The part of an RNA shown here (small-subunit ribosomal RNA, 5' domain) has 523 nucleotides and comes from an uncultured prokaryote. RNAcentral holds the full RNA, with entries from ENA. The prediction has a mean pLDDT of 85. Its Rfam family is "Bacterial small subunit ribosomal RNA".
Context: one part of a larger RNA
RNA sequence: AACGAACACUGACGGCGUACUUAACACAUGCAAGUCGAACGAGAAAGUCCUUCGGGGCGAGUAAAGUGGCGAACGGGUGAGUAAUACAUAGGAACGUACCUGCACGUACCGAAUAACUAUAGGAAACUGUAGCUAAUACGGUAUGCCUUCGCAAGAAGAAAGAUGGCCUAUGCUUGCAUGCUAUCGCGGGCAGAGCGGCCUAUGUCCCAUUAGCUUGUUGGUAGGGUAAUGGCCUACCAAGGCUACGAUCGGUAGCUGGUUUGAGAGGAUGAUCAGCCACACUGGGACUGAGACACGGCCCAGACUCCUACGGGAGGCAGCAGUGGGGAAUAUUGCACAAUGGAGGAAACUCUGAUGCAGCAAUGCCGCGUGAGUGAAGAAGGCUCUUGGGUCGUAAAGCUCUUUCGAUUGGGAAGAAGGGUCUAACGGUUAAUAGCCAUUGGCCCUGACGUUAACGUCAGAAGAAGCACUGGCUAAUUCCGUGCCAGCAGCCGCGGUAAUACGGAAGGUGCAAGCGUUGUUC
Numbered sequence: 001a002a003c004g005a006a007c008a009c010u011g012a013c014g015g016c017g018u019a020c021u022u023a024a025c026a027c028a029u030g031c032a033a034g035u036c037g038a039a040c041g042a043g044a045a046a047g048u049c050c051u052u053c054g055g056g057g058c059g060a061g062u063a064a065a066g067u068g069g070c071g072a073a074c075g076g077g078u079g080a081g082u083a084a085u086a087c088a089u090a091g092g093a094a095c096g097u098a099c100c101u102g103c104a105c106g107u108a109c110c111g112a113a114u115a116a117c118u119a120u121a122g123g124a125a126a127c128u129g130u131a132g133c134u135a136a137u138a139c140g141g142u143a144u145g146c147c148u149u150c151g152c153a154a155g156a157a158g159a160a161a162g163a164u165g166g167c168c169u170a171u172g173c174u175u176g177c178a179u180g181c182u183a184u185c186g187c188g189g190g191c192a193g194a195g196c197g198g199c200c201u202a203u204g205u206c207c208c209a210u211u212a213g214c215u216u217g218u219u220g221g222u223a224g225g226g227u228a229a230u231g232g233c234c235u236a237c238c239a240a241g242g243c244u245a246c247g248a249u250c251g252g253u254a255g256c257u258g259g260u261u262u263g264a265g266a267g268g269a270u271g272a273u274c275a276g277c278c279a280c281a282c283u284g285g286g287a288c289u290g291a292g293a294c295a296c297g298g299c300c301c302a303g304a305c306u307c308c309u310a311c312g313g314g315a316g317g318c319a320g321c322a323g324u325g326g327g328g329a330a331u332a333u334u335g336c337a338c339a340a341u342g343g344a345g346g347a348a349a350c351u352c353u354g355a356u357g358c359a360g361c362a363a364u365g366c367c368g369c370g371u372g373a374g375u376g377a378a379g380a381a382g383g384c385u386c387u388u389g390g391g392u393c394g395u396a397a398a399g400c401u402c403u404u405u406c407g408a409u410u411g412g413g414a415a416g417a418a419g420g421g422u423c424u425a426a427c428g429g430u431u432a433a434u435a436g437c438c439a440u441u442g443g444c445c446c447u448g449a450c451g452u453u454a455a456c457g458u459c460a461g462a463a464g465a466a467g468c469a470c471u472g473g474c475u476a477a478u479u480c481c482g483u484g485c486c487a488g489c490a491g492c493c494g495c496g497g498u499a500a501u502a503c504g505g506a507a508g509g510u511g512c513a514a515g516c517g518u519u520g521u522u523c
Base pairs, nucleotide, nucleotide: 001522002521003520005519006518007517009515013368014367015366016365017364018362020327025325026324027323029322030321031320034070035069036068039067040066047058048057049056050055077280078279079278086205087204088203089202090201091200092199095197096196097195100193101192102191103190105188106187107186108142109141110140111139117132118131119130120129121128122127147158148157149156150155162185163184164183165182166181167180171178172177173176206252207251213243214242215241218240219239220238221237222236223235224234225233255277256276257275258274259270260269261268262267282303283302284301285300286299305316306315307314308313333359335358336357337356341355342353343352344351345350372402373401374400375399382393383392384391385390406464410457411456416450419446420445421444423443424442425441426440428438429437430436467512468511469510470509471508472493473492474491478507479506480505481504482503488495489494
């Protein structure tokens, strides 16, 4: 000098940060990943109105559920493992890529099911079986091939899905509808791009030699398999290699970095918050789906633990946000909002979002500000001291004259709001079109958790606001009383045995100040 600190005493306010360093211990409860009706079929009720009392309308094609699509691999947490399958820096070639962007091309013809639903059966439950019905942008087949893959070539193999809005120019029926036209969003194969990711190489990255030898898929080759891709990654065969005192191997410790801290620097220590990368998700193993996972809030198996049970069988995983117990010197609210920023879905409106924005708690840190200002000598009273003259607290107080920051009262009151919209106007594009849609610019309407916001004005009154440590030397600051090697102090030297500036108290003084001191750790 520093700190994610703790403890003692004390404690006015604000701004901005920060807050389980220990048990990767166990977790009650709530929430943290959904969304799309413009992919699809089906489809309530409460309530209310009418009624011929049978029922019907609105609610409403709404809610809830299902098929399907996209997302759930992001975001958030933690640091157990890992000393190199990691990280940092610099390179490389044998790769992948959903969504996004650009470029052209295509989007033709058929089919069989199935959930929901209905009926029924089993079960305590979790849930499951059987029969029947149905749709799709779900699934399957055929065709074609701008192209792609394989192949020396000939050739072979390989796609697709529709939805919504508008319209009648030509075609069909001749009304306004379409299998027609048109716009938008999609769908399929392909070539590029961007961003992202997988892989390889070199160099660097702690301690121990009281660890000296280690290795058999081991090191290399050939062939094959496997992968998006290289490769002992895997297998067969062949060779006998490979690493090591420039520290292999074993053991211990540890997430790495940008940084942080200290220091004049070199260097040392460190890796909270923020940012990048990695690893993990009760413990161990495994694959499935998918563009992407071997997947925190998915699946399967085994294990430990907890819970339910009708004893047959089931359920669970806070190292997400809060919160509980426990451990500990020690670390916060079971808060508000999606208004902003960002993310997912959606054409959009919008929905979801414990990400995030805010608020709450804690002097935990940094910074700011206040606790009054001027005047005032009878140097008051009182305390302490004294050589009894005095000295000192001390202009300090009182008194007088002022001010009102912050806080309390009260009043109106920004910015954070950009966008969005069934509305509407103009112009441009598309088009057969004055429709619709898209773009631009106006008008109108709507949107703030924080929030009793910030800042400002008003009102009253010095009013509500100072402590802590030290005072022998180092080290700024001294006297009295008590005690008597006792009680005690102490960072080091050392104080205390009857005049203690060193113990305890008082008065004075010194230092810092909403803090101050101690302890711990680093330089």